This is a predicted structure of a 575-nucleotide part of an RNA (large-subunit ribosomal RNA, domain V) from an uncultured bacterium. It was read from a public genome assembly. The prediction has a mean pLDDT of 82.
[in-house]
Context: one part of a larger RNA
RNA sequence: CUAACAUCUGGACAAAAAGACCCCAUGAAGCUUUACUACAACUUGGCACUGGUCUUAUAUAUGGAAUUGUUUAGGAUAGGUGGGAGUUCCCUCAUUUAGUGAUGGAACGUCAGUGAAAUACCACUCGUUUUAUAUGUAAGACCUUACUUAGGUUAGAUGCAAACUCUAACAAGGACACUGUCUGGCGGGUAGUUUAACUGGGGAGGUUGCUUGCUAAAGUGUAACGCAAGCGCGCAAUGGUACUCUUAGCCUGGAUGGAAAUCAGGCUGUACGUGCAAUAGCAUAUGAGUGCUUAACUGUGAGGCAUACAGGCCGAGCAGAUGCGAAAGCAGGUUAUAGUGAUCCUCGUGCACUUUGUGGAAGGUGCCGGGCUUAUCGGAUAAAAGCUACUCUGGGGAUAACAGAGUCAUCACGCCUAAGCGUCCCUAGCGUCGGCGUGGUUUGCUACCUCGAUGUCGGCUCAUCGCAUCCUGGGGGUGAAGAAGCUCCCAAGGGUUUGUCUGUUCGCCAAUUAAAGCGGUACGCGAGCUGGGUUCAGACCGUCGUGAGACAGGUCGGCCUCUAUCCGAUGUUAG
Numbered sequence: 001c002u003a004a005c006a007u008c009u010g011g012a013c014a015a016a017a018a019g020a021c022c023c024c025a026u027g028a029a030g031c032u033u034u035a036c037u038a039c040a041a042c043u044u045g046g047c048a049c050u051g052g053u054c055u056u057a058u059a060u061a062u063g064g065a066a067u068u069g070u071u072u073a074g075g076a077u078a079g080g081u082g083g084g085a086g087u088u089c090c091c092u093c094a095u096u097u098a099g100u101g102a103u104g105g106a107a108c109g110u111c112a113g114u115g116a117a118a119u120a121c122c123a124c125u126c127g128u129u130u131u132a133u134a135u136g137u138a139a140g141a142c143c144u145u146a147c148u149u150a151g152g153u154u155a156g157a158u159g160c161a162a163a164c165u166c167u168a169a170c171a172a173g174g175a176c177a178c179u180g181u182c183u184g185g186c187g188g189g190u191a192g193u194u195u196a197a198c199u200g201g202g203g204a205g206g207u208u209g210c211u212u213g214c215u216a217a218a219g220u221g222u223a224a225c226g227c228a229a230g231c232g233c234g235c236a237a238u239g240g241u242a243c244u245c246u247u248a249g250c251c252u253g254g255a256u257g258g259a260a261a262u263c264a265g266g267c268u269g270u271a272c273g274u275g276c277a278a279u280a281g282c283a284u285a286u287g288a289g290u291g292c293u294u295a296a297c298u299g300u301g302a303g304g305c306a307u308a309c310a311g312g313c314c315g316a317g318c319a320g321a322u323g324c325g326a327a328a329g330c331a332g333g334u335u336a337u338a339g340u341g342a343u344c345c346u347c348g349u350g351c352a353c354u355u356u357g358u359g360g361a362a363g364g365u366g367c368c369g370g371g372c373u374u375a376u377c378g379g380a381u382a383a384a385a386g387c388u389a390c391u392c393u394g395g396g397g398a399u400a401a402c403a404g405a406g407u408c409a410u411c412a413c414g415c416c417u418a419a420g421c422g423u424c425c426c427u428a429g430c431g432u433c434g435g436c437g438u439g440g441u442u443u444g445c446u447a448c449c450u451c452g453a454u455g456u457c458g459g460c461u462c463a464u465c466g467c468a469u470c471c472u473g474g475g476g477g478u479g480a481a482g483a484a485g486c487u488c489c490c491a492a493g494g495g496u497u498u499g500u501c502u503g504u505u506c507g508c509c510a511a512u513u514a515a516a517g518c519g520g521u522a523c524g525c526g527a528g529c530u531g532g533g534u535u536c537a538g539a540c541c542g543u544c545g546u547g548a549g550a551c552a553g554g555u556c557g558g559c560c561u562c563u564a565u566c567c568g569a570u571g572u573u574a575g
Stems, first nucleotide, its partner, number of pairs: 001575008010567003015561001022396004027392002029388004035193005042185002045182004051143016068127002076119001079125005086108005092102004147173003152170006196208003205225001209231006232377001233275001234334002239293007247271001249267005273282002276339001278337003297320004303314003309378001322331003345371004350367005403450001404448001405446003409443001411439006420430002457532001458530003462524001463521005470495003473490006497511003501507001538556004542551003
């Protein structure tokens, strides 16, 4: 070295199970609730099933009746209208005794007066009060025949018996209740669903449309959870036009008057001002003032800018009517760039056209207007939140936790410079501030292999390597007298403890030791062991949450897979 056999498990990112953690899906399911929307159940009222009597109240209709109607004036409590010159009563007499006539008397009228209206008497009628009847409504009391009857009494049926069951009669209730239908409420009891995206993993936070500057690389455009700021309007004058004016600052002078009030002169030259952020502009002013006004118009629009579409922007000119100006002219809002929202639906005392045989109308069409923090702002619905460790499916190393890799801010260890400490003296020993590295043990960052699985802390066992050396060995310096130290250089051969507590690594402590080193090896080692911790399902506490539940909070409990194919390793035998 080769082979066989017997062993061991370091590797084959070994096998097993389309990862259960994490994320994603306009996936699923279970659960919760003050998510949304329904439904059951419960409940309110109307009607039906549903009949009778009475009382009270009330409304209407009809009939009767009246201690019936008050401005002022007027005898005085004038309802209205019309007719109207007489009407009514008492006594006596006569008579043809339903009554009529006459005399006398009384009352009220006519008249007068007042007043808008005049009274006796008659008719109709309004209002008020009262009464009767009918109808309706509300409340109450009662009745029995509808209807009900769990329980009670009695009888019967079935039967040997009859607790039970069924039937009937009593009895009780009673137009209620029950039931049906319509309707308002309540309603996780039940059901169906929703519960956004971006994101240096996800969650939490933040953001989502529009404007300005920078990033932006001298045309335009250009990303990031890049750096800075704003908007979701205002203004009937802060619009139009004609005319006029020039700001701010500094210096000098000047009563109160000062750093700054108002006045004068000079200098600089836009630094002022512009309704509101920034940028660009503006003195011929787009800035400031005054007069007159409504172009903050209607119908259009050559031609362009910008642009995936939709949408956006500029615009001379033409027609009509208008404002200012002597006129030329200017004016279709505002110095420009933000001040916003598609479609459907709906509204308008709007305008025009149309109307299914005809005339209308409903409806429709076009134009003009109103209604969305549809702000997740190209807007899924008019209408929607959560939990899951009881979970499930499809996927992802497109994306996190372990390990690796990259990086090295942090970390560890060096070096340079030398202010200063060290009595004196920078460097025996230290070394501010500042600078340069090495390493790849910490915490991070990145998300490159792995989610059709790379098992995760600590312990045990077995180790192996580095040296930035804890001991042992050899040296230099010393602020080295000796001893003991400090510091640096060389050196990895060998060694580097046992215990209490804790799951602990670590650490504190106890007792030793020459010393009780620091690290790498998938924070070495679970197809070698363990399973105390972490990290499933059960349960308790605290805290949070309305709740389902949650918690790098605590606590008790909790399945670790007989057979080695290859490489590797050990032993034996043979060649």